[in-house]
RNA sequence: CGGGUCGUAGCUCAAUGGUGGAGCACGGCAAAAGCGUUGCCGAGGAGCUGGUUCGAAUCCAGCCGGCCCGA
Numbered sequence: 001c002g003g004g005u006c007g008u009a010g011c012u013c014a015a016u017g018g019u020g021g022a023g024c025a026c027g028g029c030a031a032a033a034g035c036g037u038u039g040c041c042g043a044g045g046a047g048c049u050g051g052u053u054c055g056a057a058u059c060c061a062g063c064c065g066g067c068c069c070g071a
Stems, first nucleotide, its partner, number of pairs: 001070007010024004018054001026042006047063005
């Protein structure tokens, strides 16, 4: 420098155009108190900027960043 792939919650990952979920972690409550455990409840997120669309996490373009391949 070129190509490919990925970017969603604190972490690991889903959802492939129509209300953004799960596990772990975190907070609260209960099981007589503490730790642990179990159950219930809760808080918490779309890399940035544009475009397409009635509607975008999803499709398109550019940029930024990670990984892989090539020169």